[in-house]
RNA sequence: GGAGUAGACCGGGUGGUCGCCCGUCGGGUUACACCGGCGGGAGGAAAGUCCGGACUCCGAAGGGCAGGGCGCUGGGUAACUCCCAGGCGGAGCGAUCCGACACCGGCGCCACAGAAAACAAACCGCCGAUGGCCGGCCACGAAGCAUUGCUUUGCGGCCGGAUCAGGCAAGGGUGAAACGGCGGGGUAAGAGCCCACCGCGUUUGUGGCGACACAAACGGCACGGUAAGCGUCGCCCGGAGCAAGACCAAAUAGGAGGACACCCGACCGCAAGGUCGGAUCGGCUGGCCCGGCCGAGGUUCUCGGGUAGGUCGCAUGAAGCCCGGGGUAACCCGAGCUCAAGAGAAAUGAUCAUCCCCGUUUCAGAGUCUCUCUGAGGCGGGACAGAAUCCGGCUUACAGGUCUUCUCCAGCG
RNA sequence: GCGCCUGUAGCUCAGCGGAUAGAGCACUAGCCUCCGGAGCUAGGGGCCACAGGUUCAAAUCCUGUCAGGCGCA
Repeated sequence: GGAGUAGACCGGGUGGUCGCCCGUCGGGUUACACCGGCGGGAGGAAAGUCCGGACUCCGAAGGGCAGGGCGCUGGGUAACUCCCAGGCGGAGCGAUCCGACACCGGCGCCACAGAAAACAAACCGCCGAUGGCCGGCCACGAAGCAUUGCUUUGCGGCCGGAUCAGGCAAGGGUGAAACGGCGGGGUAAGAGCCCACCGCGUUUGUGGCGACACAAACGGCACGGUAAGCGUCGCCCGGAGCAAGACCAAAUAGGAGGACACCCGACCGCAAGGUCGGAUCGGCUGGCCCGGCCGAGGUUCUCGGGUAGGUCGCAUGAAGCCCGGGGUAACCCGAGCUCAAGAGAAAUGAUCAUCCCCGUUUCAGAGUCUCUCUGAGGCGGGACAGAAUCCGGCUUACAGGUCUUCUCCAGCG
Repeated sequence: GCGCCUGUAGCUCAGCGGAUAGAGCACUAGCCUCCGGAGCUAGGGGCCACAGGUUCAAAUCCUGUCAGGCGCA
């Protein structure tokens, strides 16, 4: 200098003008409204709502079934599927990273290809030891012809063929996967058949809290994969969610109780009831009367539930910062300081100036001069996204920038 | 706030471990017809929303994103 790796942090600053939400003080108002001063006002993810809790209510929810979640070990925590440390497996030269990482005894599945896909099996191939078959040679015996040989046959031995039975799984070939691997011995050919090493399993010992690691002895290969297929084992989870829930409490309707009133006629109807007229009551039309019009069949009071609406829940909390101590770490303990949005369909904004950062471009200067650096100027850009009861995590989105740890490569000293 | 479903051709849908991913409508070409429609024949068209994983093998199983939709209070 280049390429990486892990982690922490920032994520625009200042000022002017005009605005928004909350609180408080003062003015103002009967009370509001309104005006002014002061103070406070989004995030690392406020997001997705994927986990875990606090809180609240629901037969106090103990057990079981169903359903769901999790799954190496130890620790942390209010709790977790989160975090830390470690083990094992995998990737990388390495720093480092990744892992749904319990169980295949039972049921199911393993396409195509292949001889065979889980009770193993034999297509090509190898052998053919053993028992047959065929051929040849040798020795012996028997019979015949015949004369020192020839033919037939029996038994035994040897050799050959690879023909039958049979043996084999080394090699070829198929597949994602072929019932241990490699080497030597052995064999008719082969094979854990035997041996060494490796793998696997069992036992014992040592180290470690443990997951596990290492060593020795023995076994002699038996035990394919798949549970993000059904399932089994262990552990955990009661349900609902701030529109939880608590309190205050209009109008109208309905409920309970009390007081006063509840008249007459006609028609319809089985009845409940309805319609019309009169009388009564109230209102309007002008203060009164008549008349006219409208309304009422009950009126009024009290009580409780409860809707709209309002208040609380709701900002002091598993809180933040800093210091000291313990612990490898996550985290825990102690002391000090601070109080930091709280709306309720939802405020935290807009604009201007200037500075900052990034990209691009122009000019000037310099250098190690197809490039880099410095200075000045022009243009463009400054992300992702926005609290809604509150916390702890995870995941996802994010322009640009700062710092630190470690690794590898190259060069120079 | 709580719970659930869907994404496959231009459109509407099948397919739920092993297919060259299919069907109907639509599209293109040919036949038929005087022409068009209908009919017949043939054909084209797919990153199975995206990314990662499990598996020998994924549209299908699992996880996470993205988009759309529904229910309850």
This is a predicted complex of two RNAs, RNase P RNA and transfer RNA, with 486 nucleotides together. Model confidence (mean pLDDT): 75 of 100. Rfam match: Bacterial RNase P class A. Its family is annotated with dimeric ribonuclease P complex, ribonuclease P activity and tRNA processing in the Gene Ontology. Rfam's curators write: Ribonuclease P (RNase P) is a ubiquitous endoribonuclease, found in archaea, bacteria and eukarya as well as chloroplasts and mitochondria.